Molecule: SAH (S-adenosyl-L-homocysteine) riboswitch aptamer
Organism: Lysobacter gummosus
RNA sequence: CGGACCGAGGGGUGCUGCGACGGAGUCCACACGCUCCGCCACGCUCGAUCCGCGAUGCCGAGCAAGGGCGCCCUCCCGAU
Repeated sequence: CGGACCGAGGGGUGCUGCGACGGAGUCCACACGCUCCGCCACGCUCGAUCCGCGAUGCCGAGCAAGGGCGCCCUCCCGAU
């Protein structure tokens, strides 16, 4: 630094997505792009454990889309 998994950020449940991801198709071929299907509501922050990497590193810069709509319960405040 990356990955997996767990915990905290109230809990449960239904619905629909965008990106990412997987698959198929298309474009002379590949890539990119586009289309369709699947999956999908945090993809964010903090922390623990384990695994891997070590110039394929370190530093700096840039970069996707979304965080929606209900129902039930819990907690806090206010009103009646």